[in-house]
Molecule: RNase P RNA; transfer RNA
Organism: marine sediment metagenome
RNA sequence: GAGUCGGCCAGACAGUCGCUGUGCCUUCGGGCAUGGAGGAAAGUCCGGGCUCCAUAGGGCAGGGUGCCAGGUAACGCCUGGGCGGCGCGAGCCGACGGAAAGUGCAGCAGAAAGGACACCGCCGAUGGCCCCUUCGGGGGCACAGGUAAGGGUGAAAAGGUGCGGUAAGAGCGCACCGCGCCGGUGGCAACACUCGGUGGCGAUGGUAAACCCCACCCGGAGCAAGACCAAAUAGGGGAACGAUGGUGUGGCCCGCACUGUUCCCGGGUAGGUUGCUUGAGGAACGCGGUGACGCGUAUCCCAGAUGAAUGGCUGUCCACGACAGAACCCGGCUUAUCGGCCGACUCCA
RNA sequence: GGGCCGUUAGCUCAAUUGGCAGAGCAAGGGACUCUUAAUCCCUAGGUUGGAGGUUCGAUUCCUCCACGGCUCACCA
Numbered sequence: 001g002a003g004u005c006g007g008c009c010a011g012a013c014a015g016u017c018g019c020u021g022u023g024c025c026u027u028c029g030g031g032c033a034u035g036g037a038g039g040a041a042a043g044u045c046c047g048g049g050c051u052c053c054a055u056a057g058g059g060c061a062g063g064g065u066g067c068c069a070g071g072u073a074a075c076g077c078c079u080g081g082g083c084g085g086c087g088c089g090a091g092c093c094g095a096c097g098g099a100a101a102g103u104g105c106a107g108c109a110g111a112a113a114g115g116a117c118a119c120c121g122c123c124g125a126u127g128g129c130c131c132c133u134u135c136g137g138g139g140g141c142a143c144a145g146g147u148a149a150g151g152g153u154g155a156a157a158a159g160g161u162g163c164g165g166u167a168a169g170a171g172c173g174c175a176c177c178g179c180g181c182c183g184g185u186g187g188c189a190a191c192a193c194u195c196g197g198u199g200g201c202g203a204u205g206g207u208a209a210a211c212c213c214c215a216c217c218c219g220g221a222g223c224a225a226g227a228c229c230a231a232a233u234a235g236g237g238g239a240a241c242g243a244u245g246g247u248g249u250g251g252c253c254c255g256c257a258c259u260g261u262u263c264c265c266g267g268g269u270a271g272g273u274u275g276c277u278u279g280a281g282g283a284a285c286g287c288g289g290u291g292a293c294g295c296g297u298a299u300c301c302c303a304g305a306u307g308a309a310u311g312g313c314u315g316u317c318c319a320c321g322a323c324a325g326a327a328c329c330c331g332g333c334u335u336a337u338c339g340g341c342c343g344a345c346u347c348c349a
Numbered sequence: 350g351g352g353c354c355g356u357u358a359g360c361u362c363a364a365u366u367g368g369c370a371g372a373g374c375a376a377g378g379g380a381c382u383c384u385u386a387a388u389c390c391c392u393a394g395g396u397u398g399g400a401g402g403u404u405c406g407a408u409u410c411c412u413c414c415a416c417g418g419c420u421c422a423c424c425a
Stems, first nucleotide, its partner, number of pairs: 001347009011317007019036007038323001042334002045332005050222004057254004062218005067081005082096001083094004097213002102211002104207002119151002121147003126144002128141005159177006178201001179199005184193003226274004236265006245259004281300002284297005318321001350424002352419005359374004368405001376392005398414005
């Protein structure tokens, strides 16, 4: 100088005028003390707590996740490892089970597109036809046919390179590399191996963010959930249907709980309190663990509104201030974000 | 606050096992007409809201964003 990773801050201080929760005082006017947004409060994409429906039970349908091991209340998150890719490197990225169960798809181009194929090319050994012949054979044609090395098409054409081989070719044979299978060794495992053996390799092409298969997980709704107090749905008249019914109850069925239901006439209505913030909580120290994290000790209380507070003005200073505003709570992910600080590490000079 | 849905030409909408993005109206030109309208013929017009991914190939499948709607008859 150029970078990589992790963590932190998010204008500071003072004065003044307001808003709001709580506590105390009060002469009921208010006063005093104290607390008052975020790293994402956001998107609502996952997971959980909590509440109601059954303590969420059985089946079908549906949805999700997907290398291995661990962490966690749980997860699609995190940590460590494996494999693949990128980078000189520190490091970064990865929907990363199965295509040797089945089904489907691959337009156009191309000769042929799934256990395929002969358009050009090469050959024509063998067979066929023609010519020559010293009768041994030789030459020609490219008809049958052989050939996947070369050209061309395509996203994809069925191991690679070399030598041999052949009529020309080809794992047809061999060497090396690659690949499959079996065993061994290491590892909890994913997997790895300079290990041993074996197979010429059309075994086993691609696609599962196509259906599907395998393994594991998921009941539904959401604080406008729900609970309590209180008013009303009263009483009355009429009609229809009716226990294999109706409601709770959700995609459906079973099951469970409760129970007459619907319509018309007429009459009547009002909101308040709670849920609400002490929690898988924060900072500190010690111990265990590579780490995520766990355990222990002692300590702190840090918004809780319901038309909804967290703001305005003045002064000083600087690096001149980004994205953005809680609404039941928490753990993540993703997205937005002026700038600054700290630590560890890499490469170049 | 919670929950759900949509975005394709200027406007309204189509597009299915993923395979050349279309229709009606509107616009431009031409024909017909004395002229206009109507009618007929022709033409142009697309980042399929944006970005990334899967795939040979994406309007379609997946992820993340942006915008709009459901106005109390989506939920008190």